[in-house]
RNA sequence: GGGAGUGUAGCUCAGCGGAAGAGCGGCGGUACGUACCCAAAUGGCAAGCAGCAGCAGGUCGCAGGUUCAAAUCCUGUCACUCCCA
Numbered sequence: 001g002g003g004a005g006u007g008u009a010g011c012u013c014a015g016c017g018g019a020a021g022a023g024c025g026g027c028g029g030u031a032c033g034u035a036c037c038c039a040a041a042u043g044g045c046a047a048g049c050a051g052c053a054g055c056a057g058g059u060c061g062c063a064g065g066u067u068c069a070a071a072u073c074c075u076g077u078c079a080c081u082c083c084c085a
Stems, first nucleotide, its partner, number of pairs: 001084007010024004018068001026055002029052002032048001036044002061077005
């Protein structure tokens, strides 16, 4: 220098023209509940692997173009990975 792949929530990834999503993580709620407390009861309750439902969180790498409509198609460009020279 040339070519290919990847880039979407904090992380791992779906979605490939027609309303941006899942799991984990975060937040608080609720149930259970150990230590512990207690007036000792069918009581209360930090913690807590785990349960339940909920909430928040996104310039879809960036810029432009096509289209009624773009994360998705086209062009340029950036980062990372691989191949060729």
Molecule: transfer RNA
Organism: Bacteroidaceae bacterium